[in-house]
SAM riboswitch aptamer (S box leader) from a marine sediment metagenome, 115 nucleotides, folded computationally. The coordinates come from a structure-prediction model, not an experiment, and the mean pLDDT is 85. It matches the Rfam family "SAM riboswitch aptamer (S box leader)". On this family, see Baird et al., RNA 2012: "YbxF and YlxQ are bacterial homologs of L7Ae and bind K-turns but not K-loops". Rfam's curators write: The SAM riboswitch is found upstream of a number of genes which code for proteins involved in methionine or cysteine biosynthesis in Gram-positive bacteria. Rfam links the family to the GO term regulation of gene expression. Of the family's consensus pairs, 97% are formed in the model.
RNA sequence: UCUUAUCAAGAGUGGCAGAGGGAACGGCCCCGUGAAGCCCGGCAACCGGUUGGCCCGCAUCGAGCGGACCGAUACGGUGCCAAUUCCGGCCCCGACCGAUCGGGGAGAGAUGAGA
Numbered sequence: 001u002c003u004u005a006u007c008a009a010g011a012g013u014g015g016c017a018g019a020g021g022g023a024a025c026g027g028c029c030c031c032g033u034g035a036a037g038c039c040c041g042g043c044a045a046c047c048g049g050u051u052g053g054c055c056c057g058c059a060u061c062g063a064g065c066g067g068a069c070c071g072a073u074a075c076g077g078u079g080c081c082a083a084u085u086c087c088g089g090c091c092c093c094g095a096c097c098g099a100u101c102g103g104g105g106a107g108a109g110a111u112g113a114g115a
Base pairs, nucleotide, nucleotide: 001115002114003113004112005111006110007109012040014039015038016037020030021029022028025088026087027086041081042080043079046077047076048075049073050072051071052070053069055067056066057065058064085108090105091104092103093102094101095100
């Protein structure tokens, strides 16, 4: 960089630290009643492992092996722990006299898996 899946749920009244943070931009927020970061703690089944159920195929029809589906498990690999991905920017539809509001999609981004 490309492909693909997901993004409305979930996660601390802890320790160190000391001013910033929420991707960028515009908003709007969080923060010395302590930001980032580090440690501990926690959340979560995306990949692997283990395991239960059920079905299919293979087998010397036996032992067993492989696979699909639905679960369990944080053991390994990642990830995550304010606000919907905090909201918006582009397009379409609807409501309203209008400001504006609601819905859908795109784009951008994040994470996993694969290339």